[in-house]
RNA sequence: GGCCCCAUCGUCUAGCGGUUUAGGACAUCACUCUUUCAAGGUGAAGGCACCGGUUCGACUCCGGUUGGGGCCA
Repeated sequence: GGCCCCAUCGUCUAGCGGUUUAGGACAUCACUCUUUCAAGGUGAAGGCACCGGUUCGACUCCGGUUGGGGCCA
C1' cells in the first nucleotide's frame, strides 16, 4: 500500500428498514429487607465512533473518515 471483518450503556451483549422514548445480564446509585454484612426485592441513571447519501421512515442499507483486528505483498 491492497483486500476482508468489526465499532451499541462502565463491561458483555440483543437488534437483520416501521414492533424502539434502543432491550437484557453484570456492575453502579437510591430505597427496602437484615442485629450487621452479603444475598434477595423495588426503582433509577447510563450507549448507537464521526460525516454525508438513499428512503415517507436508518442502530439497521450505501459511500467516506477515524480507530481496532486479520490476510497478502